This is a predicted structure of a 110-nucleotide RNA (SAM riboswitch aptamer (S box leader)) from a Bacteroidota bacterium.
[in-house]
RNA sequence: GAUUUAUAAAGAAGCGGCGAGAGAUCAGGCUCAACUACCCGCUGGCAACCCUUAAAAUUUUAAGAAGGUGCCAAUUCCUGGCCCGGUAAAUACCCCGGGGGAUAUAAAUU
Numbered sequence: 001g002a003u004u005u006a007u008a009a010a011g012a013a014g015c016g017g018c019g020a021g022a023g024a025u026c027a028g029g030c031u032c033a034a035c036u037a038c039c040c041g042c043u044g045g046c047a048a049c050c051c052u053u054a055a056a057a058u059u060u061u062a063a064g065a066a067g068g069u070g071c072c073a074a075u076u077c078c079u080g081g082c083c084c085g086g087u088a089a090a091u092a093c094c095c096c097g098g099g100g101g102a103u104a105u106a107a108a109u110u
Base pairs, nucleotide, nucleotide: 001110002109003108004107005106006105007104008103013043014042015041016040017039021032022031023030026080027079028078029077044072045071046070049068050067051064052063053062054061055060076102082099083098084097085096086095
């Protein structure tokens, strides 16, 4: 890097550094940002995928938080991109609903 599975409406601060943009890509919005955002470091914290323990039984429940990650604005910030249905219309846009895809994180395999 690829594949598979699971999860994504919850939760979580301060100080220092940097200096102009940032919120995955593209588009449209909407937010954050010199009252220093984003990013980086230290400390702290949230959470419970791996992990530890116990019970049940081949996969689940509960507890724990030392270790391996992860995360600490807004639902993955919202919507679209592809498909189906409805409405509308005339074969469209808009609007409503449902899928899929993408992205992120973890674990396993390669």
Description: Its mean pLDDT, the model's own confidence on a scale to 100, is 82.